[in-house]
RNA sequence: UCGUGCUAGGCGGGGAGCUAGCGCUACCCUGUACCCGCAAUGCGCUUUAGCGGGGCUGAACUCCCGAUCGAGGUCCGGCUUUGUAGGACUGCCGGCGAAAAGUGGUGUUGAAGGCCAGGUCUCACGCGGCGGAACACUAUGAACCCUGUCAGGACCGGAAGGUAGCAGCAGUAAAUAGACCGUUUCGGGUGUCGUGAGGGUGCCGGGCUGGAGCUAACUGCCGCUGGUAAGCUGGAAGGCCGUAACGACAAAGGGUGCACGA
Numbered sequence: 001u002c003g004u005g006c007u008a009g010g011c012g013g014g015g016a017g018c019u020a021g022c023g024c025u026a027c028c029c030u031g032u033a034c035c036c037g038c039a040a041u042g043c044g045c046u047u048u049a050g051c052g053g054g055g056c057u058g059a060a061c062u063c064c065c066g067a068u069c070g071a072g073g074u075c076c077g078g079c080u081u082u083g084u085a086g087g088a089c090u091g092c093c094g095g096c097g098a099a100a101a102g103u104g105g106u107g108u109u110g111a112a113g114g115c116c117a118g119g120u121c122u123c124a125c126g127c128g129g130c131g132g133a134a135c136a137c138u139a140u141g142a143a144c145c146c147u148g149u150c151a152g153g154a155c156c157g158g159a160a161g162g163u164a165g166c167a168g169c170a171g172u173a174a175a176u177a178g179a180c181c182g183u184u185u186c187g188g189g190u191g192u193c194g195u196g197a198g199g200g201u202g203c204c205g206g207g208c209u210g211g212a213g214c215u216a217a218c219u220g221c222c223g224c225u226g227g228u229a230a231g232c233u234g235g236a237a238g239g240c241c242g243u244a245a246c247g248a249c250a251a252a253g254g255g256u257g258c259a260c261g262a
Stems, first nucleotide, its partner, number of pairs: 001262006009057003012030004020046005034054005063255003068250001072246001074244001076242007084234003089231002091228007101219003104215003113209004118204003121198006127191002130187006137178004146171004154163003
């Protein structure tokens, strides 16, 4: 140096999570790198590297270390977007009360207050008015079964005269219509009315007194109360930036057996 046969080793790794700790299945990222059984109500271990069984490869570009690079997820912090919960505080929008700084209104043509007698309110009575009804008035109105007068005609009578009575005329009943007035009665959210009694929380006006305020509509202030959720507080999801640790893949370079034979 070459050949043959073995062995060490290799046949994926990492993140987060679980755990006293470790490694796996499951989840995620890389990457392509055996098979079977067990395993998220988890499975197997105790200072080791999943447990059990089998197979392939094998001293090398394939095993080991690895400057450098760096996917990826995680912790912490900041900024920002979206949505959510709360309603002690600030803000905003109302309600009630109190008070009277400003505006306004009113006041020496006399405020507030005090006194007196009133109105509004209730009841009763009176007067008037409105509406209804009845009576009264006027008109129409009965072929006959209403009245009066009853032509003509009919009847009685010797005559004089009488009797009943249709039409007509006049007037009435039932009924209908009218409308200025009149009488009686009923009713009322009737009245610039009157009298009396009552009531009086208020409001309105009048007289006397008094001698400068009164009011509370608006704004501001105070108290209570209701709402809103802009500020504020909490937490959730995403994006970006930074810190910390971990870190796959790639990778310059380096390292590494045994036996036999030629």
Molecule: Bacterial large signal recognition particle RNA
Organism: Chloroflexia bacterium